[in-house]
RNA sequence: CAAAUGCGCAGCUAGGGUUCCGGUCCCGCAAGGGAUGCUGGUCCGAGAGCAGCCGGCACCGCCGAAGGCGGGGCUCCACGGAGGGACAAAAGCCCGGGAGAG
Numbered sequence: 001c002a003a004a005u006g007c008g009c010a011g012c013u014a015g016g017g018u019u020c021c022g023g024u025c026c027c028g029c030a031a032g033g034g035a036u037g038c039u040g041g042u043c044c045g046a047g048a049g050c051a052g053c054c055g056g057c058a059c060c061g062c063c064g065a066a067g068g069c070g071g072g073g074c075u076c077c078a079c080g081g082a083g084g085g086a087c088a089a090a091a092g093c094c095c096g097g098g099a100g101a102g
Base pairs, nucleotide, nucleotide: 008053009052011050012049015044016043020041021040022038023036024035025034026033027032055075056074057073059071060070061069062068063067077097079100083095084094085093
């Protein structure tokens, strides 16, 4: 300086509910059963959240025949339903950077 594929991967967070664990309440002699989402744990979890890695892009340095090694840099921007879908269920999850708006 250029390019933006509708844009990788896993981790975490805002957020989310209730399978499992725990809590609370009820029943029961007990074992256990039922109800309840509860500031909890597990769990789900962002295109427009965070940080990392892969990849991509060009640059610099060293060695060099080809080529290799190393280094830091950049990887933008981004308003958004209703409805539907998944798992036990819900959601900023998925349809979806969609429809639409600007």
A computed fold for a 102-nucleotide RNA from Thiobacillus sp., annotated as Guanidine-I riboswitch aptamer. Rfam family: Guanidine-I riboswitch aptamer. Gene Ontology term of the family: regulation of gene expression. Lineage of the source: Bacteria > Pseudomonadota > Betaproteobacteria > Thiobacillaceae > Thiobacillus.